[in-house]
RNA sequence: GACUCAUCCAGACCGGCUGAGGGAUUGGGCCCUUUGAAGCCGGGGCAACCACCGUCCGAGCGAUCCGUGCGAACGGAUCGGCCGCGCGCAAGCGCGGCAAGCUCGACGGCGCGGUGCCAACUCCCACGGAUCGCCGCCAGGCGUUCCGGAAGAUGAGUC
Numbered sequence: 001g002a003c004u005c006a007u008c009c010a011g012a013c014c015g016g017c018u019g020a021g022g023g024a025u026u027g028g029g030c031c032c033u034u035u036g037a038a039g040c041c042g043g044g045g046c047a048a049c050c051a052c053c054g055u056c057c058g059a060g061c062g063a064u065c066c067g068u069g070c071g072a073a074c075g076g077a078u079c080g081g082c083c084g085c086g087c088g089c090a091a092g093c094g095c096g097g098c099a100a101g102c103u104c105g106a107c108g109g110c111g112c113g114g115u116g117c118c119a120a121c122u123c124c125c126a127c128g129g130a131u132c133g134c135c136g137c138c139a140g141g142c143g144u145u146c147c148g149g150a151a152g153a154u155g156a157g158u159c
Stems, first nucleotide, its partner, number of pairs: 001159008013043005021032003026126004044118003049114002052109004057105005062079007081098007122151001127148004132143004
C1' cells in the first nucleotide's frame, strides 16, 4: 500500500515544552482556540478489538497417512480408549452411550501483554431512495425524519 470482515449516537484529562492554528480531503455550515491550537514529552484515565482465563451452556469432530482442491471440503488406505445391550459355543459382529481432547459459538471474567482512544454522532451536510411539510414562474427548490451508498477511522486477518 491492496483486499476481506467487524465496529463507529456509550466512555475517558492533567502537567511540562512550544507558540497559531485546528476539527482527514474539496466545498458549505457550525464549532474549538493566546483563559494557549496542532505537535512532542511525562503522568493519569476510558473501552474491551486481539491475547489470556473460566462455564453442571450449545453445536460438531475418533486418530494417522495419502490424493484432489486457492479454500471450504471430498475421496481412499490403515489402525482404534472405556461402559452397556443384543446375537454367537467361541472368535467375533451389530447397536447405543461416555470420558478426555480439539474446533466453533454463546455468556462471563481480567486489564499483566499487542493495539486503539480521551470536544461536539466519524461535529453536520454533499450521492441514491423513502417520508412528511412549505414554496413554486410547474422546470423544480428548501426543510424534517429514516434507510442505503461513498469516503474516512480503529481492530483482526491475508497478500
Overview
A computed fold for a 159-nucleotide RNA from a Planctomycetota bacterium, annotated as SAM riboswitch aptamer (S box leader). Its Rfam family is "SAM riboswitch aptamer (S box leader)". Gene Ontology term of the family: regulation of gene expression. Rfam's curators write: The SAM riboswitch is found upstream of a number of genes which code for proteins involved in methionine or cysteine biosynthesis in Gram-positive bacteria.